[in-house]
RNA sequence: CCGUGCUAGGCGGGGAGGUAGCGGUGCCCUGUACCUGCAAUCCGCUCUAGCGGGGCUGAACUCCUUCUCAGAGGGGCUCAGGCCCUCGGGGUCGGCGCGCCGGAGAAAGCGUUGAUGGCCGGGUCCCGCGCGGUGGAGGAUCGUGAACCAGGUCAGAUCCGGGAGGAAGCAGCCUUAAGCGACACCCUUCAGGCGCGACGGGAUAGCCCGGCCGGAGCAGACACCGGCGUCAGCGCUCGAGGACCGGCUUCGACGAGGGGUGCACGG
Numbered sequence: 001c002c003g004u005g006c007u008a009g010g011c012g013g014g015g016a017g018g019u020a021g022c023g024g025u026g027c028c029c030u031g032u033a034c035c036u037g038c039a040a041u042c043c044g045c046u047c048u049a050g051c052g053g054g055g056c057u058g059a060a061c062u063c064c065u066u067c068u069c070a071g072a073g074g075g076g077c078u079c080a081g082g083c084c085c086u087c088g089g090g091g092u093c094g095g096c097g098c099g100c101c102g103g104a105g106a107a108a109g110c111g112u113u114g115a116u117g118g119c120c121g122g123g124u125c126c127c128g129c130g131c132g133g134u135g136g137a138g139g140a141u142c143g144u145g146a147a148c149c150a151g152g153u154c155a156g157a158u159c160c161g162g163g164a165g166g167a168a169g170c171a172g173c174c175u176u177a178a179g180c181g182a183c184a185c186c187c188u189u190c191a192g193g194c195g196c197g198a199c200g201g202g203a204u205a206g207c208c209c210g211g212c213c214g215g216a217g218c219a220g221a222c223a224c225c226g227g228c229g230u231c232a233g234c235g236c237u238c239g240a241g242g243a244c245c246g247g248c249u250u251c252g253a254c255g256a257g258g259g260g261u262g263c264a265c266g267g
Base pairs, nucleotide, nucleotide: 001267002266003265004264005263006262009057010056011055012030013029014028015027020046021045022044023043024042034054035053036052037051038050063260064259065258067257068256069255073251074250075249076248077247079246081245082244084242085241086240087239088238089237090236093235094234097230098229099228100227101226102225103224109218110217117213118212119211120210121209122208123207124206125202126201127200128199129197130196131195132194134191135190136189137188138187139186141182142181143180144179150175151174152173153172158167159166160165
């Protein structure tokens, strides 16, 4: 160095969670990787590996590597990173909004057919009075209304009587009580977010109408500037929480490189 047979090893690994800890089942990543029984308020173990049964491969493309690189993905971070969202607080600040005051300002209007102002009267307001309307109640009116226990008249039938005659009385008819209904008008009474008054009294700041005096102003919109106050929806600020992106850190699959690893026999 070649051949044959075998053995160690391999036939997936990792993250979070869970656990005293570890491996596994379940979740996630990687990506292809023998079959089978078991396992979540679980299974197995006590130091490196799931436990039990079976199979394939086998010293290298395949096994090992506490070496180097690279890195899917997961975990952690009071990270004085970014951006956004939610919630709570504040009223020092800005702005929006609202209120008041001041400044400046006359656009449209009104005004010699008479402005602001002054005086008078009336109205608006209150009390009383009256009238009307509306609504409620009662009356009046009309209708209806009683098997018997309402009235009148009471056929028939009944009763009393020797008879003349008499008695009670159903149905029918007439009438009426309570009740029920109607009610435009009429009478009485009560009420009001009703209307009116040529009535009496009061009040009278403002406003409206009218008259008189007088003779030139009235009116200050919107936008602007300043001040004060208010609010807390927005900005601002303080605090809490969350999503995404990034940063640091930690574990780290797949992968790349380097390194390492037998035994027996025969030639």